[in-house]
Context: one part of a larger RNA
């Protein structure tokens, strides 16, 4: 060491891709390294187990006998792992038909609203609140008509939908461009799974440079409320939100649930597809793969609750937990412009 666990009690990396490794379909024929027996040798002494003694007993101890396992050496087995050489198609990639989709990217583009500015009409207010006030309007505002100039964000359609590994994706058009699902069973032939390091992606919110800034706003200023109101409510408003590029790398990044395969009762709904049936045809039925939801059967759970999209039965790989605080900490390290972020303790406490 060989232990329980991880959905809410600690505990699944945010998410992929892939290195090494682990693990790994179906058949033939070989070796014979793991495995198995069998002979041999080794396995000191003390310990151990036993028998039999010895000190009054017993611890202690003198004598004998005993295994097992490990290790060598060799002799055979050959189911099973592995190695070797060959076949197979159901894993698995490919091809060929066809099908949905807010999956990426970069261009251009369309309408509502908004918010300034110009002009008309119009005249005393408006605009907020629980009520108010700040605040804004006679220098002509709200309102309402018409031109315009900018920004951002897409109402309806829109769903319990849809597509993406995740983050996330939603007007419209065009190019560029990943994935996926279905039919076929035409190809290749185990080319698979899982992945420590590594490598790339990563909301918001921040950073750096430059450019944009209509709304909305961290700060901030005021006005209210109040015992105070560094808040909630109101007027304003600066970074910020937006665009490129580069950075940060973090979340209740969540299904609080890794990934992959395989079996295991059902009902029921909606998305994408094929087959049947049935019709003039669409509808309607029947069935079949992929998906998303919901209720429940064995089972499973401490219970809540899950239940073919498992948390159930099984296997293979990684990842992570050990009592609470101190601690998403110090201290080294490593990346970072920085703000921090990864890794990660003690003492002392209970």
């Nucleotide at each position: 060491c060989u232990g329980g666990g991880c959905g809410u009690a600690a505990a699944g990396a945010g998410c992929g891709c892939g290195u090494a490794g682990g693990c790994g379909g179906c058949u033939u024929c070989u070796u014979a390294a793991g495995u198995u027996g069998g002979c041999a040798g080794u396995g000191a002494a003390a310990g151990a187990u036993u028998c039999c003694g010895g000190c009054u007993c017993a611890a202690c101890u003198g004598g004998g006998a005993u295994a097992a396992g490990c290790c060598u050496g060799u002799c055979a087995a050959u189911a099973c792992u592995g190695g070797g050489a060959g076949g197979c198609u159901u894993g698995a990639g490919g091809g060929c038909a066809c099908c949905a989709g807010a999956g990426g990217a970069a261009a251009g583009u369309g309408g509502a609203a908004c918010u300034c500015g110009c002009g008309g009409u119009g005249u005393a207010g408006c605009g907020g609140u629980g009520a108010a006030a700040u605040g804004u309007g006679u220098a002509g505002a709200u309102a309402u008509c018409g031109c315009g100039a900018g920004g951002a964000a897409c109402a309806c359609c829109a769903g319990u939908g849809g597509c993406g590994a995740a983050g996330g994706c939603g007007g419209c058009u065009u190019u560029c461009u990943g994935g996926g699902g279905u039919g076929u069973u035409c190809c290749u032939g185990a080319c698979g799974c899982u992945g420590a390091g590594g490598c790339g992606c990563g909301a918001a919110a921040g950073c750096g440079u430059g450019g944009g800034g209509a709304g909305c706003g961290a700060a901030g200023c005021g006005g209210a409320u109040u015992a105070g109101a560094u808040a909630c409510c109101c007027g304003c408003g600066u970074a910020g939100u937006c665009c490129a590029c580069g950075c940060c790398c973090u979340a209740a990044a969540c299904g609080g649930u890794g990934g992959a395969u395989a079996c295991u009762u059902g009902g029921u709904a909606u998305g994408g597809g094929g087959g049947g049936u049935a019709u003039c045809g669409a509808c309607c039925c029947c069935u079949u793969c992929c998906g998303u939801g919901c209720c429940g059967a064995a089972g499973c759970c401490a219970a809540c609750g899950c239940u073919u999209u498992a948390a159930g039965u099984a296997u293979c790989c990684c990842g992570c937990c050990u009592g609470g605080g101190a601690a998403c900490u110090a201290c080294g390290g490593u990346c970072g412009c920085a703000a921090g972020a990864c890794u990660a303790a003690a003492a002392c406490u209970c």
Molecule: small-subunit ribosomal RNA, central domain
Organism: alkali sediment metagenome